[in-house]
RNA sequence: UCCUUAUCAAGAGAGGCAGAGGGACUGGCCCUAUGACGCCCGGCAACCGCUAUUUUUUAAAAAUAGAAUGGUGCCAAAUCCUGCAGAACACAUUGUUCUGAAAGAUAAGGA
Numbered sequence: 001u002c003c004u005u006a007u008c009a010a011g012a013g014a015g016g017c018a019g020a021g022g023g024a025c026u027g028g029c030c031c032u033a034u035g036a037c038g039c040c041c042g043g044c045a046a047c048c049g050c051u052a053u054u055u056u057u058u059a060a061a062a063a064u065a066g067a068a069u070g071g072u073g074c075c076a077a078a079u080c081c082u083g084c085a086g087a088a089c090a091c092a093u094u095g096u097u098c099u100g101a102a103a104g105a106u107a108a109g110g111a
Base pairs, nucleotide, nucleotide: 001111002110003109004108005107006106007105008104013041015040016039017038021031022030023029025083027081028080042075043074044073047071048070050066051065052064053063054062055061056060079103084100085099086098087097088096089095090094
């Protein structure tokens, strides 16, 4: 970097450092010197791993529950909305809602 699978409307500090940009991309709309982004501390969650029970069982696998000392992740706004397709409703242009896809993020496995 690519592929597969799963998840993405919940949750998370009025701390320290540091200084101008940031929210992936498009168009919007926002956050930001009443100091963002980032780093540290702190916290949230529980994907992997761990523990217990149950089921099938040769190995082992699955389900449920639990802890959070391990490996990651996350801590403005739904993945902030949107971008492609379809449906419903209202309609003069057009708009609203819903569904799916695409794109993105994270985890686990693989190339």